The prediction has a mean pLDDT of 77.
This is a predicted structure of a 178-nucleotide RNA (Lysine riboswitch aptamer) from Anaerotignum neopropionicum.
RNA sequence: UCUUGAAGUAGAGGUGCGUUAUACAUGAGUACUCGGGCGAAUAUCAUAAGGGAUAAGGGCCGUCCGCAGAAAGGGUCAAACGCCGAAGAGGGAAAAAGCCUUUUCUUUUUUUCUCUGGUUGUCCGGUUAAGAACCGUACAACUGUCAUUGGUACCCCCAAUGGAGCGCUACAAACUAA
Numbered sequence: 001u002c003u004u005g006a007a008g009u010a011g012a013g014g015u016g017c018g019u020u021a022u023a024c025a026u027g028a029g030u031a032c033u034c035g036g037g038c039g040a041a042u043a044u045c046a047u048a049a050g051g052g053a054u055a056a057g058g059g060c061c062g063u064c065c066g067c068a069g070a071a072a073g074g075g076u077c078a079a080a081c082g083c084c085g086a087a088g089a090g091g092g093a094a095a096a097a098g099c100c101u102u103u104u105c106u107u108u109u110u111u112u113c114u115c116u117g118g119u120u121g122u123c124c125g126g127u128u129a130a131g132a133a134c135c136g137u138a139c140a141a142c143u144g145u146c147a148u149u150g151g152u153a154c155c156c157c158c159a160a161u162g163g164a165g166c167g168c169u170a171c172a173a174a175c176u177a178a
Base pairs, nucleotide, nucleotide: 008171009170010169011168014084016083017082018081019080020079023076024075034066035065036064037063038062039061042055043054044053045052046104048102049101050100051099087116088115089114090113091112092111093110094109095108096107097106098105117143118142119141120140121139122138124136125135126134127133145163146162147161148160149159150158151157
C1' cells in the first nucleotide's frame, strides 16, 4: 500500500438532545352559527379534468354592520421519562388516508442512501397568523476530543494548525512485537 474478516462492556462533551401531559400566553375578537343592509347564481368536499353527493331566487356566494364566540398546530416555565447519532435535515422506494378515476399535493408508517462532534450569533432563504419558535446554506465565535508542531527533558498545562462521532477514553478478549 492492497485484499479479506471481525469489532464486546462502560463512560465523557453541557445554555447537551429528544418525548410526554398539566398550566399559561398567542392564535383572536379570527373561523363557524345567527340577524340585518347592498349586490347576486352558483357553492362545498386539498388541486386540474371527468364524475358523484349535499345545499341553493323560501337567496348559493361576496361584502359591510351587529349579538355571541371557538379550536388545532407551533410556543413558554419548571417537572417527569428516555438518552450521548443523543438527534436533525435532504434524496429514493413502498403502503395507508384525504367522496370515485388519473395528475399534482398534504399527512402518517416502513425501508434505503447522503450530510452534520456540540452550542450561540449574523445575513439570506423556507415553514408559520407571527419581529415567537423551528429548519437549511454560508460565515464568525465559544467549546469537547484526537493528531502534529512548539513552549520543554517527561507527565500535567499553554499556544498554533488540522481532522471527524464508522470518532474519543477506560476495561476485557484475540493476535503480534519489544

Rfam family: Lysine riboswitch aptamer. About the family: Riboswitches are metabolite binding domains within certain messenger RNAs that serve as precision sensors for their corresponding targets. Allosteric rearrangement of mRNA structure is mediated by ligand binding, and this results in modulation of gene expression. This family includes riboswitches that sense lysine in a number of genes involved in lysine metabolism, including lysC.